Context: one part of a larger RNA
RNA sequence: UUGGGCGUAAAGCGUCCGUAGGUGGUUAAUCAAGUCAGCUGUUAAAGAGCGGAGCUUAACUCCGUUAGAGCGGUUGAAACUGAUUGACUGGAGUUUGGUAGGGGUCGAGGGAAUUCCCAGUGUAGCGGUGAAAUGCGUAGAUAUUGGGAAGAACACCGGUGGCGAAAGCGCUCGACUGGGCCUGAACUGACACUGAGGGACGAAAGCUAGGGGAGCGAAAGGGAUUAGAUACCCUGUAGUCGUAGCCGUAAACGGUGGAUACUAGGUGUUGCUCGUCAUCGACCCGAGCAGUGCCGUAGCUAACGCGUUAAGUAUCCCGCCUGGGGAGUACGCUCGCAAGAGUGAAACUC
Repeated sequence: UUGGGCGUAAAGCGUCCGUAGGUGGUUAAUCAAGUCAGCUGUUAAAGAGCGGAGCUUAACUCCGUUAGAGCGGUUGAAACUGAUUGACUGGAGUUUGGUAGGGGUCGAGGGAAUUCCCAGUGUAGCGGUGAAAUGCGUAGAUAUUGGGAAGAACACCGGUGGCGAAAGCGCUCGACUGGGCCUGAACUGACACUGAGGGACGAAAGCUAGGGGAGCGAAAGGGAUUAGAUACCCUGUAGUCGUAGCCGUAAACGGUGGAUACUAGGUGUUGCUCGUCAUCGACCCGAGCAGUGCCGUAGCUAACGCGUUAAGUAUCCCGCCUGGGGAGUACGCUCGCAAGAGUGAAACUC
């Protein structure tokens, strides 16, 4: 390289946008680059194929003849790909009217709980554990009542329920704002899919600056317990929160890349629309489209299982894999304040 693969054996980039490139709907005409056909030039000799000849045969040698595919020229064909021109509406997009939503950013407000402070009632314990002790408490704790302050998180509703590309998003109200879905007709007329490089976003932890700090709580911090105690208990720093910036990683998981088409059903649920019915109820029933679950046929799979939300049947594009260890290491380069991240071997060994 060919070939084979990527849910769990090695393997889908964390997610999206998008450049080049690759691929691309229906139809007519033209061209003839790809494609196909004829003729032709060339592809030295030797060798190979076929038919002969010569050494006794063979190997070997000699003579004649033939073939192939590549490249070039020329003459044609026009179905397919391509190019140009014109047309179309089913893909894609725009628009009308609706609609669901924890989608995002900013601002304002709220109650429960916790801790702390002040005051009242009240008295000897509280707390903690397997059991204890450190700790708190007669300077009045714990408990309980009233008042105040602070920060963080938003019970019930809440749901294999919703929204978002993913990360993720949940008290209430307001402002600004992105996307989806349904619906009907009109418009544009292939404007599409994917996407090497590139760009944007990206949990938690971590970093920088200056804030905030109730609760919780890494520490190779302290105190207890214990034979020991790198634990359980008490205390408690960073952090957790907000602003501005960096980091760019996760079992970033559906361990399943994206797009399109096709291929039995059954049963839930969410959103919208239409219809039927009427006992008018936030109804019920039926149908369609768009999501989201469960079961299951064919088929697939090593099996488990998947099964119209495919891991089925096909097409297009990208990414990735090639025995275990060494190793996601070394070296180099790029990025980063650093931590480190990205790229990423080999010797050797089994």
Predicted 3D model of a 350-nucleotide part of an RNA (small-subunit ribosomal RNA, central domain) from an uncultured bacterium. The full RNA is in RNAcentral, with records from ENA, Greengenes and SILVA. Its mean pLDDT, the model's own confidence on a scale to 100, is 85.